[in-house]
Molecule: transfer RNA
Organism: Candidatus Nanoarchaeia archaeon
């Protein structure tokens, strides 16, 4: 220099192909239980890498950028 894959809660992920309420787990806050703690149960908060475009509607499609990884040179 060229090509490809990926980017979503603090963490690791589903939904993407086939556009239509962003979901579950774990972690955090509160509560129940317990002499206390743990376990268990209930409840609550938290995310689509950035920009533009297409569309009634974009995590999803298109373009550009950024980052990570892989391949070629």
């Nucleotide at each position: 220099g060229g090509g490809g894959a990926c980017g979503u809660a603090g963490u690791a992920u589903a939904a993407c192909c086939u556009g239509g309420u962003a979901g579950a787990a774990u972690u955090g806050g509160g509560g129940c239980c317990u002499c206390c703690a743990g376990a268990g149960c209930c409840u609550u908060a938290g995310a689509u890498c950035c920009g533009c475009g297409u569309u009634c509607a974009a995590a999803u499609c298109g373009c550009g950028g950024c980052g990570u990884c892989c391949c070629c040179a």